[in-house]
């Protein structure tokens, strides 16, 4: 000084907040999808439970 591995902290899973669990990354993990372009769809969850926002229906 380089690499590989364990522990710790620390990130981080396509649009908010929180708890619990699970997976990944240590400078990486991540960073939806169609479309040649124009332009165009789903969803607030990695999963669950709740909260807020958003969408459809009924009733007072």
């Nucleotide at each position: 000084u380089g690499g590989g591995u364990g522990u710790a902290g620390g990130g981080c899973g396509a649009u908010g907040g929180a708890g619990u669990c699970c997976g990944c990354c240590u400078g990486a993990a991540c960073c939806g999808c169609c479309c040649a372009c124009c332009g165009g769809c789903u969803g607030a969850u990695g999963a669950c439970u709740c909260c807020u926002a958003c969408c459809g229906g009924c009733g007072a």